[in-house]
Context: one part of a larger RNA
């Protein structure tokens, strides 16, 4: 100088920021990933009821309207949010490559959607369990599943082949054969399926170069190293297997062991260069520990799933059930680190044609001077230079000091009254226009913060200064205590009877809603 700070003293407001650095400890309880009835088969409650049965209260009930919960199907749950345990690594970061891949929704383009058939949850019926939940039998749907036809610039085989590459090879274009698709819904306005090329996004892989300490770590490797054959993958490749072969890395530091996620920036310093890597972005890893694959375009999946194992919890003792490194909180630890708020208004997300549902992303409020930046705690005038204090060379004189009273002012702030936003742009529903996407119109609604900001009036100086130094370094100096005691102290050092250096105390410098100490870095 500069902190994610702490801890002492203090303390008026405001914007803007930032807040568990340690225990990747264990968590109570709330919430945080859902949606689509314009995909399906249905439906409780509810209201409204034609008829029927009663004197009649009221019972009963075809139907109709609304649909709650559950279930089957789609989409999404791989995003978004957290953290920094692991890792010295193609992990990152920067440049390339892919003649060796993928890529749902999105977009752009051609070309199709013809026929047909079993289930199976749910509901009913049961049956086993303390539950948790399995289970038997009946019947039922679809955009759910299966089959059959149709088929090409998708595939695969064999053939021909302009060229074209760094090789391995690749190949426009052609013949031949053989596989493999489909799903409808509806308020008729559209909105979905299925192939196939092409974009676009996101993703994988490979490779140069960089990327911490330790030689009181010198030798390390058998799938190791490289071929040929093959599995296996979206894709190359010991990835993985069988044979062959004996190689591969190491002093330009291999292996070993220890320390850490990496970048962008941040911090200082002229600079070169040291140090950090919190917030904010990007990549990466992880999700109670360990392994494991399913599903899926995407995961070896934080709020999915098996197993093992610690641990906690319910149990009828038989079995079961859980993972806050999401927001909040709690218990622990610790010098220390907040609310069991409020809202989808806005922005951005998933679904849905929409309306809309959902969002502890987010948007905002709460606490905390933890920072940084603003404002203020009043301005003029005012000498008999008051009192009091302290000093003194004491009938006096100095300072405190224009400082107070005292008089004018003026109201930033405060209080209290009235006014009061900005962010909101629509979307959608109507109307006109238009092949389609969309454009234009008027007309309704939508605000968590908030009746805050802000403005304007009222009242009145009124509601508002503190810490830390004064021996040198380093601004700022005397008295009195005290007597090598008691105590300072960042260094040099200070105290043993006149201490500018330790306690008070008056003056002073200094910085200021802060000031000082520690830490800890240049």
């Nucleotide at each position: 100088g500069a902190u994610g700070a702490a801890c002492g003293c203090u303390a008026g407001c405001g914007a803007c920021a930032g807040g568990c650095c340690u225990a990747a400890u264990a968590c109570a309880u709330g919430c945080a990933a859902g949606u689509c009835g314009a995909g399906c088969g249905g439906c409780a409650a509810g209201u409204c009821g034609a008829g029927g049965a009663g004197u009649a209260a009221u019972c009963u009930g075809a139907g109709a309207c609304c649909u709650a919960g559950a279930g089957c199907g789609g989409c999404g749950c791989a995003c978004a949010g957290g953290u920094g345990c692991g890792u010295a690594a193609c992990g990152c970061g920067u440049a390339u490559g892919c003649a060796a891949c993928c890529u749902a929704c999105c977009c752009c383009a051609u070309a199709c959607a013809g026929g047909g058939g079993g289930a199976u949850a749910g509901c009913c019926c049961g049956g086993a369990g303390a539950a948790a939940u399995c289970u038997g039998g009946a019947u039922u749907a679809a955009u759910a599943c299966c089959c059959c036809a149709u088929a090409g610039u998708a595939c695969a085989a064999u053939g021909c082949a302009a060229g074209g590459g760094c090789a391995u090879c690749u190949g426009a274009g052609u013949a031949u054969u053989g596989u493999u698709a489909a799903a409808g819904a509806u308020u008729c306005a559209u909105c979905g399926g299925u192939a196939u090329g092409g974009g676009a996004u996101g993703g994988g892989c490979a490779u140069g170069c960089g990327u911490c300490u330790g030689a009181u770590u010198a030798g390390c490797u058998a799938g190791u190293u490289g071929g040929c054959g093959g599995g296996g993958u979206a894709a190359c490749g010991g990835c993985c297997c069988a044979c062959c072969a004996a190689g591969g890395c190491g002093a330009c530091g291999a292996u070993c062991a220890g320390u850490a996620g990496g970048g962008g920036u941040u911090c200082u310093g002229a600079g070169a260069g040291g140090a950090a890597g919190g917030u904010c972005c990007c990549c990466c890893a992880c999700a109670c520990u360990g392994g494991c694959a399913c599903u899926g375009a995407g995961a070896u999946a934080c709020g999915g799933g098996c197993c093992a194992g610690a641990c906690u919890c319910c149990u009828a003792c038989g079995g079961g059930a859980g993972g806050c490194a999401g927001c909040a909180g709690u218990a622990g630890g610790g010098a220390a680190u907040a609310u069991u708020g409020g809202g989808c208004a806005a922005u951005g997300g998933a679904c849905g044609a929409g309306a809309g549902u959902c969002u502890g992303a987010c948007c905002c409020a709460g606490c905390c001077a933890u920072g940084c930046c603003g404002c203020g705690u009043g301005c003029a005038g005012g000498a008999u230079g008051a009192c009091g204090g302290c000093c003194u060379u004491c009938u006096g004189g100095g300072u405190u000091g224009u400082a107070a009273a005292c008089u004018g002012c003026u109201u930033u702030u405060a209080u209290c009254u009235g006014g009061g936003a900005a962010g909101a742009a629509a979307a959608g529903g109507c109307c006109c226009a238009u092949g389609c996407g969309u454009g234009g119109g008027a007309c309704a609604u939508u605000g968590c913060c908030g009746g805050u900001a802000c403005c304007a009036g009222a009242u009145g100086a009124a509601u508002a200064a503190g810490c830390a130094c004064c021996g040198g370094c380093u601004a700022a100096c005397u008295c009195c205590g005290u007597g090598c005691c008691a105590g300072c102290a960042g260094c040099c050092g200070c105290g043993g009877u006149a201490a500018u250096a330790c306690g008070g105390a008056g003056g002073g410098u200094g910085c200021a809603a802060g000031c000082g100490u520690u830490g800890u870095c240049c």
The part of an RNA shown here (small-subunit ribosomal RNA, 5' domain) has 522 nucleotides and comes from an uncultured bacterium. Rfam family: Bacterial small subunit ribosomal RNA.